[in-house]
The prediction has a mean pLDDT of 88. Predicted 3D model of a 347-nucleotide part of an RNA (small-subunit ribosomal RNA, central domain) from an uncultured bacterium. It matches the Rfam family "Bacterial small subunit ribosomal RNA". The full RNA is in RNAcentral, with records from Greengenes.
Context: one part of a larger RNA
RNA sequence: UUGGGUUUAAAGGGUGCGUAGGCGGGCUGUUAAGUCAGCGGUCAAAUGUCGGGGCUCAACCCCGGCCUGCCGUUGAAACUGGCGGCCUCGAGUGGGCGAGAAGUAUGCGGAAUGCGUGGUGUAGCGGUGAAAUGCAUAGAUAUCACGCAGAACUCCGAUUGCGAAGGCAGCAUACCGGCGCCCGACUGACGCUGAGGCACGAAAGCGUGGGUAUCGAACAGGAUUAGAUACCCUGGUAGUCCACGCAGUAAACGAUGAAUGCUAGCUGUCCGGUUCUACGGGACUGGGUGGCACAGCGAAAGCGUUAAGCAUUCCACCUGGGGAGUACGCCGGCAACGGUGAAACUC
Numbered sequence: 001u002u003g004g005g006u007u008u009a010a011a012g013g014g015u016g017c018g019u020a021g022g023c024g025g026g027c028u029g030u031u032a033a034g035u036c037a038g039c040g041g042u043c044a045a046a047u048g049u050c051g052g053g054g055c056u057c058a059a060c061c062c063c064g065g066c067c068u069g070c071c072g073u074u075g076a077a078a079c080u081g082g083c084g085g086c087c088u089c090g091a092g093u094g095g096g097c098g099a100g101a102a103g104u105a106u107g108c109g110g111a112a113u114g115c116g117u118g119g120u121g122u123a124g125c126g127g128u129g130a131a132a133u134g135c136a137u138a139g140a141u142a143u144c145a146c147g148c149a150g151a152a153c154u155c156c157g158a159u160u161g162c163g164a165a166g167g168c169a170g171c172a173u174a175c176c177g178g179c180g181c182c183c184g185a186c187u188g189a190c191g192c193u194g195a196g197g198c199a200c201g202a203a204a205g206c207g208u209g210g211g212u213a214u215c216g217a218a219c220a221g222g223a224u225u226a227g228a229u230a231c232c233c234u235g236g237u238a239g240u241c242c243a244c245g246c247a248g249u250a251a252a253c254g255a256u257g258a259a260u261g262c263u264a265g266c267u268g269u270c271c272g273g274u275u276c277u278a279c280g281g282g283a284c285u286g287g288g289u290g291g292c293a294c295a296g297c298g299a300a301a302g303c304g305u306u307a308a309g310c311a312u313u314c315c316a317c318c319u320g321g322g323g324a325g326u327a328c329g330c331c332g333g334c335a336a337c338g339g340u341g342a343a344a345c346u347c
Stems, first nucleotide, its partner, number of pairs: 004318003007301002012315001014200004021193003025087007033080002035076008048066007090190001091187003094183005103175006109153001113149008124135002161168002205246006215239001219235004257314006265292012296303002320347003329340004
């Protein structure tokens, strides 16, 4: 390399959009590039290999075939391709409905927390396994009134919903993306995938400016302990929040790439449609989201119309453990670091 694989053994890219490329629905005409057939040319000989033969055998020697290719020519037209015409089921447009924490911006709300001022009030509060550090007679904790600040939105709330993923939850408004159902009016294969590329991408982190209530790496103190650079407690800086810019990684997980078709069912739930109704609900149908299970698959656990089944197309990735996601080089970054990514050696 071939073969074989990628939920958990090594292996699905974090996610999307999309370039090249690869692949591509039904009918029909044409062409003859691929394909197939006939004929011709060439592919030196030796070697090789297969069959046969000659030296008593073998080595050795001789004869024949092969050497699967390329070129030319004449045909065939099923399939693939090219060109032309047509079609509607794939895809899209339109019309009518619908659900939703999808996104962005602005405004508003109450509870809690902390702080400030004032009132009441007096000796404790706080914290723990038990304590202590800490706070408090300069009046704390508790409680009442008023005020300020920042952050997060209790209940509803759910195998609920939405989003490509990351993710998204108080309320209102504006702008805006996607999705589903019904109608079947329109376009007529316009499709699928997607190396590079571009964009998005939790948390932590970085830069500049703001903000800082809570929590809280680092740090300090108190405990615990043989020690305790921890777990527990009292504090507490960065950070946590906002704007703009960077970074680009996660157990970025369903550890399961995307698309299409096919293959028993039962049961819950969310969003539509048709229909029946005794208005309780039922039947049918489409799209999601769960549980169980037949066939089948699987090493098993399990998966099972939301496949890990049966097939096709395209991409990504794997090839013993350690060394190592390291070194070197290159690319990117302000840096931190990220991407790409070995070998010696060793078992």